[in-house]
RNA sequence: AGGCCGAUGAUCUAGUGGCUAUGAUGCCUGCCUGACACGCAGGAUGUCGAGGGUUCGAGUCCCUCUCGGCCUA
Numbered sequence: 001a002g003g004c005c006g007a008u009g010a011u012c013u014a015g016u017g018g019c020u021a022u023g024a025u026g027c028c029u030g031c032c033u034g035a036c037a038c039g040c041a042g043g044a045u046g047u048c049g050a051g052g053g054u055u056c057g058a059g060u061c062c063c064u065c066u067c068g069g070c071c072u073a
Stems, first nucleotide, its partner, number of pairs: 001072007010025003018056001027043005049065005
């Protein structure tokens, strides 16, 4: 320098253009317990890496850039 893959709450992760985004772990509150843990019920967390474009509508499609991984030179 070129090519391919990835970036989604604190962490991991799902997500055919119809969705103000799924599940698990963690966190907080209540119940339970003598207490803790487990269990049960509820709750708070997401500018979907950044900017632009297409569209009635974008996490999803297109372009550029950033970061990470792999390959080629």
Background:
Transfer RNA from a Candidatus Odinarchaeota archaeon, 73 nucleotides, folded computationally. The prediction has a mean pLDDT of 81. The sequence is in RNAcentral, with records from ENA. The source organism's lineage runs through Archaea, Promethearchaeati and Candidatus Odinarchaeota. Its Rfam family is "tRNA". It is annotated as a transfer RNA.